Molecule: Bacterial RNase P class A
Organism: Marisediminicola sp. LYQ134
RNA sequence: UGGGUCGACAAGACGGUCGCGUCGCCGCGAUUCCCUCUCGAGGGCAAACCGGUGCCGAGGAACGUCCGGGCUCCACAGAGCAGGGCGGUGGGUAACACCCACCCGGGGUAACCCGCGAGAAAGUGCAACAGAAAGCAGACCGCCGCGGCAUCCGUGCCGAGGUAAGGGUGAAACGGUGGUGUAAGAGACCACCAGCGGCCCGCGUGAUCGGGUCGGCUAGGUAAACCUCGCCCGGAGCAAGGUCAUACAGAAGACGCCGAGGCUGCUCGCCGAGUCUUCGGGUAGACCGCUAGAGAGCUGCGGCAACGUAGCUCCGAGAUAGAUGGCCGUCACCCGCAUCGACCGAUUGGUCGGGGCGGGGACAGAACCCGGCGUAACAGUCGGCCCAUUCG
Numbered sequence: 001u002g003g004g005u006c007g008a009c010a011a012g013a014c015g016g017u018c019g020c021g022u023c024g025c026c027g028c029g030a031u032u033c034c035c036u037c038u039c040g041a042g043g044g045c046a047a048a049c050c051g052g053u054g055c056c057g058a059g060g061a062a063c064g065u066c067c068g069g070g071c072u073c074c075a076c077a078g079a080g081c082a083g084g085g086c087g088g089u090g091g092g093u094a095a096c097a098c099c100c101a102c103c104c105g106g107g108g109u110a111a112c113c114c115g116c117g118a119g120a121a122a123g124u125g126c127a128a129c130a131g132a133a134a135g136c137a138g139a140c141c142g143c144c145g146c147g148g149c150a151u152c153c154g155u156g157c158c159g160a161g162g163u164a165a166g167g168g169u170g171a172a173a174c175g176g177u178g179g180u181g182u183a184a185g186a187g188a189c190c191a192c193c194a195g196c197g198g199c200c201c202g203c204g205u206g207a208u209c210g211g212g213u214c215g216g217c218u219a220g221g222u223a224a225a226c227c228u229c230g231c232c233c234g235g236a237g238c239a240a241g242g243u244c245a246u247a248c249a250g251a252a253g254a255c256g257c258c259g260a261g262g263c264u265g266c267u268c269g270c271c272g273a274g275u276c277u278u279c280g281g282g283u284a285g286a287c288c289g290c291u292a293g294a295g296a297g298c299u300g301c302g303g304c305a306a307c308g309u310a311g312c313u314c315c316g317a318g319a320u321a322g323a324u325g326g327c328c329g330u331c332a333c334c335c336g337c338a339u340c341g342a343c344c345g346a347u348u349g350g351u352c353g354g355g356g357c358g359g360g361g362a363c364a365g366a367a368c369c370c371g372g373c374g375u376a377a378c379a380g381u382c383g384g385c386c387c388a389u390u391c392g
Stems, first nucleotide, its partner, number of pairs: 001388009012331007020057002023054005033044004059363001063374002066372005071237004083233005088102005103117001104115004118228002123226002125222002140167002142163003146159005175193006194218001196215007241288004248281001250279006261271003295314008333360005339354006
C1' cells in the first nucleotide's frame, strides 16, 4: 500500500422563527364550598377553561411481538396423564430458545466463520431421477467351469448354474490394501490399516482426547417423521388491576289522592302520583397503576470470559387517538458537473489542493417496565487481528 476479518462509536452542529405535550409560576376567575350580614350583597380557600411565561420532551433499533422475566388478577393439597418447549459439556443470569469458555463436525492459506449439536445396533415409517438391483440388497454387461449343438479347431451359439473381483447407474451399491484360496470368486481364511462395540488404564469437573486388550468382520440416510430418553412449563394480560362516581336498573325505610311534588319566593289558580333518604352495584368520565430501575458511567477487587461485587458519581418523555414537528440561514459531511494550480503519466487519464454550481442526509417512531433474538438502515469514523506486496 492492497485485500480480508472481527469489534467499538456516532446517528450532523449552531442560530432564528412558527407550532405541539407534561409539569411549575403569573393573570383572569364561570361554578362549587366556607364565612359575615342590614337577606340585597360582600369577603375568602382550592381552582376547570383561556391567555402569558419558564424548564424538559423518542431509538439504536423506540420496530417485529418471536423468546425469557418482573408486576397484577384468577386458579391451585400431592402425584400422574395429555399438551407445549428445550437438547454437546461446563459456567453466567431474575430467567431464556440469550451470552461466555471449551469439545466435536464442516469451511477458509490465515485472522476467523458456520452447525435446532441427545438417541438411527428399541420399534414403525419415508426417499425423486438414473439403474438389472436401494434396505432380511442386487446377476444388466463381464468372469467361470459344466451339458448340448455348430466349427474354418481360433472359437461361437443355446441351456441350467456359480460369482459382487472388474464395468456401468446413482447422493448412496453393504470396509480398504496385499496375500492364501478357488473353475472363477468371496472376511471363506490370514496380515496390516480404517471404523464399530465391550472391558481396562491415563490427562481433564465434564463433553472429549490419548493408549491397551478382547470381539464379531462392517454397522447407509432421515427424529424442524412418529417415537425413546433427560430437563423445564398453571392461565390471562396495564383494555392487568384498583379508587371516586353524573346517568340508569335494583333493594330497604319514611311521607303521600285526608294532595307529595311542580308552575312559583308568597297568596290564589291550574296540573295530579310520586317524592325524599339510605344501601349496595355500576356505564360515560376522572384519578391511581405510570415510570428510579434485575438502571447507567468510572475506578478497585475476583474471574480466561460472560459476569459478580464494593465505593463514588449521574439520572428532568409519560401522551390516551395518542405531543416530541415544520420552515429559513450559516458551517461541517457525502455525491455529481465543469474549472484553476501542482505533480505523475502522456491522444481523452490519475493523485493532491483551491474556490464555483447543482443535489443528498437513511431506517424508523415511545404507550406498564426490563433482558434477549431477529429484521431495517443514507453517508461515515476509529481500533484489534490475518494474508499478500514494496521499501529501509